[in-house]
RNA sequence: CCCGAAAAAGGCAAACCCGCCGCGAGGCGGGGACGCAAAGCCACGGGUGAGGCAUUCACCUCACAGCCGGGCUGCCGAAG
Numbered sequence: 001c002c003c004g005a006a007a008a009a010g011g012c013a014a015a016c017c018c019g020c021c022g023c024g025a026g027g028c029g030g031g032g033a034c035g036c037a038a039a040g041c042c043a044c045g046g047g048u049g050a051g052g053c054a055u056u057c058a059c060c061u062c063a064c065a066g067c068c069g070g071g072c073u074g075c076c077g078a079a080g
Base pairs, nucleotide, nucleotide: 002080003077004076011036012035016031017030018029019028020027021026034066040072041071042070044069045068046067047064048063049062050061051060052059
């Protein structure tokens, strides 16, 4: 370093509810925990979703890091 058994210290927080923001996807705060070893950060590739172009495709602009991959950083630790 790869890796993720057991444990500890802590951390995050799905659905749902309330408030605010946004045309929307969605975001922020509070409550709440399904889960998570990167569920910390980055839209770089793919994907999904929203808005615009009357509609579809294409295109443009967005959103999602808790969809997959990639990049950066990081707690603990046995076997290999």